[in-house]
Context: one part of a larger RNA
RNA sequence: CGCAUACGGUGGAUGCCUAGGCGGCAGGAGGCGAUGAAGGACGUGGUAGCCUGCGAUAAGUCUCGGGGAGCCGGCAAACAGGCUUUGAUCCGGGAAUUUCCGAAUGGGGAAACCCACCGCUUCGGCGGUAUCGCACACUGAAUCCAUAGGUGUGCGAGGCGAACCCGGGGAACUGAAACAUCUAAGUACCCGGAGGAAAAGAAAUCAACCGAGAUUCCGCUAGUAGUGGCGAGCGAACGCGGAAAAGCCCAGUCGCCGUAUCGGUCGACUUCAUAGGAGAACGGUCUGGAAAGGCCGGCCAUAGUGGGUGACAGCCCCGUAUCCGAAAUGAAGUCGGCAGUUAGCGACGAUGAGUAGAGCGGGACACGUGUAAUCCUGCUUGAAGAUGGGGGGACCAUCCUCCAAGGCUAAAUACUCCCUGCCGACCGAUAGUGAACCAGUACCGUGAGGGAAAGGCGAAAAGAACCCCGGUGAGGGGAGUGAAAUAGAACCUGAAACCGUAUGCGU
Numbered sequence: 001c002g003c004a005u006a007c008g009g010u011g012g013a014u015g016c017c018u019a020g021g022c023g024g025c026a027g028g029a030g031g032c033g034a035u036g037a038a039g040g041a042c043g044u045g046g047u048a049g050c051c052u053g054c055g056a057u058a059a060g061u062c063u064c065g066g067g068g069a070g071c072c073g074g075c076a077a078a079c080a081g082g083c084u085u086u087g088a089u090c091c092g093g094g095a096a097u098u099u100c101c102g103a104a105u106g107g108g109g110a111a112a113c114c115c116a117c118c119g120c121u122u123c124g125g126c127g128g129u130a131u132c133g134c135a136c137a138c139u140g141a142a143u144c145c146a147u148a149g150g151u152g153u154g155c156g157a158g159g160c161g162a163a164c165c166c167g168g169g170g171a172a173c174u175g176a177a178a179c180a181u182c183u184a185a186g187u188a189c190c191c192g193g194a195g196g197a198a199a200a201g202a203a204a205u206c207a208a209c210c211g212a213g214a215u216u217c218c219g220c221u222a223g224u225a226g227u228g229g230c231g232a233g234c235g236a237a238c239g240c241g242g243a244a245a246a247g248c249c250c251a252g253u254c255g256c257c258g259u260a261u262c263g264g265u266c267g268a269c270u271u272c273a274u275a276g277g278a279g280a281a282c283g284g285u286c287u288g289g290a291a292a293g294g295c296c297g298g299c300c301a302u303a304g305u306g307g308g309u310g311a312c313a314g315c316c317c318c319g320u321a322u323c324c325g326a327a328a329u330g331a332a333g334u335c336g337g338c339a340g341u342u343a344g345c346g347a348c349g350a351u352g353a354g355u356a357g358a359g360c361g362g363g364a365c366a367c368g369u370g371u372a373a374u375c376c377u378g379c380u381u382g383a384a385g386a387u388g389g390g391g392g393g394a395c396c397a398u399c400c401u402c403c404a405a406g407g408c409u410a411a412a413u414a415c416u417c418c419c420u421g422c423c424g425a426c427c428g429a430u431a432g433u434g435a436a437c438c439a440g441u442a443c444c445g446u447g448a449g450g451g452a453a454a455g456g457c458g459a460a461a462a463g464a465a466c467c468c469c470g471g472u473g474a475g476g477g478g479a480g481u482g483a484a485a486u487a488g489a490a491c492c493u494g495a496a497a498c499c500g501u502a503u504g505c506g507u
Stems, first nucleotide, its partner, number of pairs: 001506009015492001016456002020427002022424007029416002031160002039101003042055003046079001049075003061095006070083003106115003116129005131157009164195001165193005175182001179229001205212002216243005226234002247408003250352001252348005262340001264338011276324003282297005298315002300304001306318003357381008367393001388403005443450002463491001466478004
């Protein structure tokens, strides 16, 4: 030094576990904000730090309801001091307080800071003062009237938010095996706006000589008809079957009538939500550290979902089925009151013009200019007026069908930052969220931004009193606890690589 065996060290795989994730289902909610949000800074405890809560009334104040014996949040104990059957802690509803920054709004500003003016004041302090829009009033130039402008008051807006929605803009990589039309794609992204949905919507629609009858969504039609450097690709409609269904108003005057409807507010009732309450039934024995296990004998069940308890519990605990419950606030529905809105009937009327269309240039339609209808419109033009007009895929005739140039409209549809309950041939710590653990942290970067690692003693701390070696160490040996300490906190299991000790054999 090698091989073998045994025993160790190191290491943290594996097994088991789950506090966290992932994906869904059902229901709810679908917003918050100048009454100052989202998000923060700084404070706040008898307390040094962090988390949580809260805001100078600061782990809290008041009140209403629940609840019923302990409590003063967590890491995290100890000490000190308190509260509590005159009902605390705790849970739910409402109210109060709510520093400073932040749309941030008195001015400024390198956010959490600096500096003002005006009014009131019990002299402690309190309130007001941004900008824009709309309305009204006052004032008021050049310039007579006026207008612009100015001032004041009232009301509104502003910012944030995961996706979904509508609109205004709008790529490239890529594909075409290169590339330019084309594609990717009206996608990504930017901007504006809204709602719980949005958008669309009651035919100047389709159809085909039969007829249908607003819109939206789904399954077919159909990868069809088409379109296309007829390449790559793109890709309908009619019609059929379903989901859901709902129709109306203005462009007008007179008469009758203030009743449909809608939103607001108030009241009543019902249901639901935000705390909760009641809630059945087991003992013995054996093994064991421990019984829920074995054996024996019972019981409940509208409850044998689930979790916990020293191993596997319907009957030990929490629960579960079932039933019951709200002073307060909120939601939905029905009915009624009040004020507003105006529906209905009759008569006579009315029927959306720089529009439709045309030319040129573009865009949208599955449709790339094509035979290219239809829709939108930047420029130039420009009708008819129901004896009229649009459409039926160039165009014309016949025929059919509809009535543009005003507006509103629930449901079926899309989504999930969030709340509640439940589910999983989903993961189980290199997995599952980046994050099971004080994680968007530590750390890196000027910055935009990037971005970890890190779970497990035991049933219970019973977390090792005391003694010994040692530096009043580190570490260890006894003793003790425990079922177990090779479960000792560097703590479940403890693989391999790697390093040793002992023995044997070989060289």
Description: Model confidence (mean pLDDT): 88 of 100. Large-subunit ribosomal RNA, domain I from a Gammaproteobacteria bacterium, 507 nucleotides, folded computationally. The full RNA is in RNAcentral, with records from ENA. Taxonomically the source falls in Gammaproteobacteria (Bacteria, Pseudomonadati, Pseudomonadota).